[in-house]
Context: one part of a larger RNA
RNA sequence: UGACGGGGGCCCGCACAAGCGGUGGAGCAUGUGGUUUAAUUCGAUGCAACGCGAGGAACCUUACCUGGGUUUGAACUGCUGGGGACUGUUGUAGAGAUACUUCUUUCCCUUCGGGGACUCCAGUGGAGGUGCUGCAUGGCUGUCGUCAGCUCGUGCCGUGAGGUGUUGGGUUAAGUCCCGCAACGAGCGCAACCCCUACCCUUAGUUACCAGCGAGUCAUGUCGGGGACUUUAGGGGGACUGCCGGCGUCAAGCCGGAGGAAGGUGGGGACGACGUCAAGUCAUCAUGGCCUUUAUGUCCAGGGCUACACACGUGCUACAAUGGGCGGUACAAAGGGUUGCGAAACCGUGAGGUUGAGCCAAUCCCAAAAAGCCGUCCCCAGUUCGGAUUGCAGUCUGCAACUCGACUGCAUGGAGUUGGAAUCGCUAGUAAUCGCGUAUCAGAACGACGCGGUGAAUACGUUCCCGGGCCUUGUACA
Numbered sequence: 001u002g003a004c005g006g007g008g009g010c011c012c013g014c015a016c017a018a019g020c021g022g023u024g025g026a027g028c029a030u031g032u033g034g035u036u037u038a039a040u041u042c043g044a045u046g047c048a049a050c051g052c053g054a055g056g057a058a059c060c061u062u063a064c065c066u067g068g069g070u071u072u073g074a075a076c077u078g079c080u081g082g083g084g085a086c087u088g089u090u091g092u093a094g095a096g097a098u099a100c101u102u103c104u105u106u107c108c109c110u111u112c113g114g115g116g117a118c119u120c121c122a123g124u125g126g127a128g129g130u131g132c133u134g135c136a137u138g139g140c141u142g143u144c145g146u147c148a149g150c151u152c153g154u155g156c157c158g159u160g161a162g163g164u165g166u167u168g169g170g171u172u173a174a175g176u177c178c179c180g181c182a183a184c185g186a187g188c189g190c191a192a193c194c195c196c197u198a199c200c201c202u203u204a205g206u207u208a209c210c211a212g213c214g215a216g217u218c219a220u221g222u223c224g225g226g227g228a229c230u231u232u233a234g235g236g237g238g239a240c241u242g243c244c245g246g247c248g249u250c251a252a253g254c255c256g257g258a259g260g261a262a263g264g265u266g267g268g269g270a271c272g273a274c275g276u277c278a279a280g281u282c283a284u285c286a287u288g289g290c291c292u293u294u295a296u297g298u299c300c301a302g303g304g305c306u307a308c309a310c311a312c313g314u315g316c317u318a319c320a321a322u323g324g325g326c327g328g329u330a331c332a333a334a335g336g337g338u339u340g341c342g343a344a345a346c347c348g349u350g351a352g353g354u355u356g357a358g359c360c361a362a363u364c365c366c367a368a369a370a371a372g373c374c375g376u377c378c379c380c381a382g383u384u385c386g387g388a389u390u391g392c393a394g395u396c397u398g399c400a401a402c403u404c405g406a407c408u409g410c411a412u413g414g415a416g417u418u419g420g421a422a423u424c425g426c427u428a429g430u431a432a433u434c435g436c437g438u439a440u441c442a443g444a445a446c447g448a449c450g451c452g453g454u455g456a457a458u459a460c461g462u463u464c465c466c467g468g469g470c471c472u473u474g475u476a477c478a
Base pairs, nucleotide, nucleotide: 001478002477003475004474005473007472008471009470010469011468012467013466015462016461019426020425021424022423023422026317027316028315029314030313031312032311033310034308035307042053043052064303065302066301067300068299069298070297077125078124079123080122081121082120083119084118088103091100092099093098107116108115109114128292129291131290132289133288137286138285139281140280141279142277144275149188150187151186152185153184154183155164156163157162168179169178170177194269195268196267197266199237200236201235202234203233204232205231209226210225213224214223215222240263243257244256245255246254247253319419323378324377325376326375327374328373329372335366336365337364340359341358345354346353347352385416390411391410392409393408394407395406396405432454433453434452435451436450437449438448
């Protein structure tokens, strides 16, 4: 000087407390461990691995296994020798890769010597490797932590390590600001500048809108039109403790109030200091070294990654009446669409099919929002709760749904009556609950990422648990 203490002081955080809802019990989905297997490819492992890489494993992907091939090779490039235009096409064998074979055709320039492009064969220099090392590395990332810290120059103090500044008194979300001070300044962080959102003004009205005027309809901005409103997207305004009162050291600031759409960082996002964990990644990519080169490369078919006495994590659905069934009826936002979205009509109980209007989309379509509200049945039961499992029959995608897809109809109707010890999330348009969309994607979400609808309870407080910041103290630790 740090680190540590079941030392002290001050302070903060859904850290506890106060509340609300879960997980842990059941079934299923999914990931992991284990076991099994020819293979169940590899990585990730306290917080910070485990719906993680994977934003989508039937083939492909695919790296694994079995079997069948191949060796200048699937892809790249140079040289030497020889041949041929390239390409297209027929048939046989085969699981295919591939092997053999049939037909057609004979490129460009030329000084006729040859040269060039492409391609095949032989040879050679070399290619290739998701092989190893993340403890050789770059890059990227997690984490402490959006915590308020981490440092430097000069000066001063100390023999020196070092200290001071950065400590102290207040204050703040903040090393934020004020005052004081052998310090005076500065840098990286904090904040602000950026984006979305909440209010207003202005500019502009189409595909959006419809107040007033006119026309038309069973009905509908449908038409003429309008530029008000909503809205869209450009520009600007607005919030700064600016104003008032009190407290405070006359300061920084704190408390209350006014006005205001918004009040003290308005709400949300992006943004992550010096560093820590030899943290993660050689399988995104790049890369040193090592290893391999008729194989650890490469092509193909089939299988596997989907196994299943079990254990754990994360979710979904429930156990019901604040509910379940049936009928009627209302209100979103944000997205996507040409190999696409696909209206209406017709067929089918349905998944869906036939046909195909419109739309490269503020125009058309996906599209039905759902919880909600109204009416009615059920009457507390393993039930009209619950839907696993299983049988049969189908639909769709795709070359192909056996291993191993999703969905539909009929039948079947298991466990489950609120979950031990323990443990998680959340402070407001939040939790809880309800549906909608997108990426990936031929098909395949209960996951991920977004969107809106309905919409709470509680916070006395900081004694305790956990993590962190500053000062101080002890130390046999570095």
Predicted 3D model of a 478-nucleotide part of an RNA (small-subunit ribosomal RNA, 3' major domain) from a metagenome. The coordinates come from a structure-prediction model, not an experiment, and the mean pLDDT is 84.